[in-house]
Molecule: transfer RNA
Organism: Caldisericum sp.
RNA sequence: GGGCCCGUAGCUCAACGGCAGAGCGGUUGGCUCAUAACCAAUUGGUUCUUGGUUCGAAUCCAAGCGGGCCCACCA
Numbered sequence: 001g002g003g004c005c006c007g008u009a010g011c012u013c014a015a016c017g018g019c020a021g022a023g024c025g026g027u028u029g030g031c032u033c034a035u036a037a038c039c040a041a042u043u044g045g046u047u048c049u050u051g052g053u054u055c056g057a058a059u060c061c062a063a064g065c066g067g068g069c070c071c072a073c074c075a
Stems, first nucleotide, its partner, number of pairs: 001071007010024004018055001025043006048064005
């Protein structure tokens, strides 16, 4: 330098044009002599950035940024 994949909650990931969700985690309460487990409630987001398409974008398009894999090149 070229190709491919990925970027969404604190973490792991869904949602593939029409209200952004689950599990884990956090907080509070219950249970217990107590802790864990368990039960209930509650807490969560500028969907990496900028622009474009669209009535409508996490989703489609372009550029950029960041991460991973492969190939090539160089001293």